[in-house]
RNA sequence: GAAGCGAUAGCUCAGUUGGUAGAGCAGCACACUUUUAAUGUGCGGGUCCAGGGUUCGAGCCCCUGUCGCUUCACCA
Numbered sequence: 001g002a003a004g005c006g007a008u009a010g011c012u013c014a015g016u017u018g019g020u021a022g023a024g025c026a027g028c029a030c031a032c033u034u035u036u037a038a039u040g041u042g043c044g045g046g047u048c049c050a051g052g053g054u055u056c057g058a059g060c061c062c063c064u065g066u067c068g069c070u071u072c073a074c075c076a
Base pairs, nucleotide, nucleotide: 001072002071003070004069005068006067007066010025011024012023013022019056027043028042029041030040031039033037049065050064051063052062053061
């Protein structure tokens, strides 16, 4: 330098054909008893990487950029 993949909750990740953003873990509350904790129930938690475009409508499609990973090429 080129190509591919990825960026979504605090963490790890789903998200189908473009049509109400989700799960597990973690956190908080309550119940319970086996009490530094386990189990059950419930609750809270989002700038969907940034900007722009298409569309009645974008996490999803298109363009540009940033960051990460992988492969290839080049230089030494």
Source information
The RNA shown here (transfer RNA) has 76 nucleotides and comes from a Bacteroidia bacterium. The prediction has a mean pLDDT of 81. Its Rfam family is "tRNA". Rfam classes the family as a transfer RNA. Gene Ontology term of the family: triplet codon-amino acid adaptor activity. The organism belongs to Bacteroidia, within Bacteria.